Transfer RNA from a Candidatus Woesearchaeota archaeon, 72 nucleotides, folded computationally.
RNA sequence: GGGCGUGUAGUCUAGUGGAUAGGACGUUGGGCUUCGGACCCAAAAACCGGGGUUCAAAUCCUCGCACGCCCG
Numbered sequence: 001g002g003g004c005g006u007g008u009a010g011u012c013u014a015g016u017g018g019a020u021a022g023g024a025c026g027u028u029g030g031g032c033u034u035c036g037g038a039c040c041c042a043a044a045a046a047c048c049g050g051g052g053u054u055c056a057a058a059u060c061c062u063c064g065c066a067c068g069c070c071c072g
Stems, first nucleotide, its partner, number of pairs: 001071007010025004018055001027043005048064005
């Protein structure tokens, strides 16, 4: 340099055109407990960036960026 793939909360992950963007772990607050752990309840927290297509985009297209694999 070329080809392919991936990018969603702090971490892992579901969602492949219309949902209030879901779940697990973690975090915070509360309950319980002598204290802590476990358990129960609640809360905060995410679509890599720009552009395009569409009535509607996390999802499709495109250009970047990052990462991974392969080729040279």

Taxonomically the source falls in Candidatus Woesearchaeota (Archaea, Nanobdellati). The coordinates come from a structure-prediction model, not an experiment, and the mean pLDDT is 82. Its Rfam family is "tRNA". Rfam's curators write: Transfer RNA (tRNA) molecules are approximately 80 nucleotides in length.